[in-house]
Context: one part of a larger RNA
Molecule: large-subunit ribosomal RNA, domain VI
Organism: metagenome
């Protein structure tokens, strides 16, 4: 821009893509078969491998603005307590998120038409013949079934709902439903887009509470010559998590209703 007014939501699927796997064990059955050794077809059931999709409840990894311990050195005048640098200095843990080594699911079942193959009826050709007319069975291949994308599918589809006003001679203006810029952001993300909010407000930050992590802070007291221990203290501190609360920041703007004389298009 188009889709014959302007919008919002929900859809159909022309067409395209994905998937398509395999093993072991048990029952049928130690049956059929076979002298024996051995050992099925068929049908049913169970458990795996690899692969794929999803997710973070569990397990585990990471977790460089979380907690603790600790070495060297420098700084805050000194002590104490902290901070900087040394691979995040090193070490032990670890929330959210992300992830797999984690756990949930998947390939199916079925339908149609067939290949090789196997048949029914059956002549030409009194027989025979699956074929000449006719009718069947039959495969991971074909087509459906399952999953994903899809109306720019220009033959541009469908359904429901909302708005289709006013002023002006005109130019134009006000502006409907609705939308956009912009702003606060994240279940989204390279940008864009998407999604949630924008005071009629919990969108982010702050604050408060909780969860969770770390593991018992500083200071003081007591004991000990001291290193240190114990008590106050399951303390103190804390990124992302779950709630609450307008304290801070969501300011400020814009676009937007066609054609026809007509029951219309």
């Nucleotide at each position: 821009c188009g889709u014959a007014g302007g919008a919002a939501a929900c859809u159909u699927g022309c067409g395209g893509g994905g998937c398509u796997u395999u093993c072991u064990c048990c029952c049928u059955a130690g049956u059929a078969c076979g002298a024996g050794a051995g050992g099925a077809c068929u049908g049913g059931g169970a458990g795996g491998g690899a692969c794929g999709c999803a997710u973070c409840u569990c397990u585990g990894g990471u977790g460089u603005g979380c907690c603790a311990g600790u070495u060297g050195u420098c700084g805050c005048g000194c002590u104490a307590g902290c901070g900087g640098c040394a691979c995040c200095g090193c070490u032990g843990g670890g929330u959210a998120g992300c992830c797999a080594c984690a756990u949930g699911c998947g390939g199916a079942c079925g339908g149609g038409a067939u290949a090789a193959a196997c048949g029914c009826u059956g002549a030409a050709g009194g027989c025979a013949u699956a074929u000449a007319a006719g009718c069947g069975u039959g495969a991971a291949a074909c087509u459906u079934c399952c999953c994903c994308c899809u109306a720019g599918a220009u033959c541009a589809g469908g359904u429901u709902u909302c708005c289709u006003g006013c002023c002006g001679u005109a130019a134009g203006g006000c502006g409907a439903a609705g939308g956009c810029u912009c702003c606060a952001g994240a279940u989204a993300g390279a940008c864009u887009a998407u999604c949630u909010g924008g005071u009629c407000g919990a969108u982010a930050g702050g604050c408060c509470g909780g969860a969770c992590g770390u593991g018992u802070a500083c200071a003081u007291g007591u004991g000990g010559c001291a290193a240190c221990a114990c008590a106050u203290u399951c303390a103190g501190c804390g990124g992302a998590c779950c709630g609450g609360u307008a304290c801070u920041a969501a300011c400020a703007g814009c676009c937007g209703a066609c054609c026809g004389u007509u029951u219309g298009g």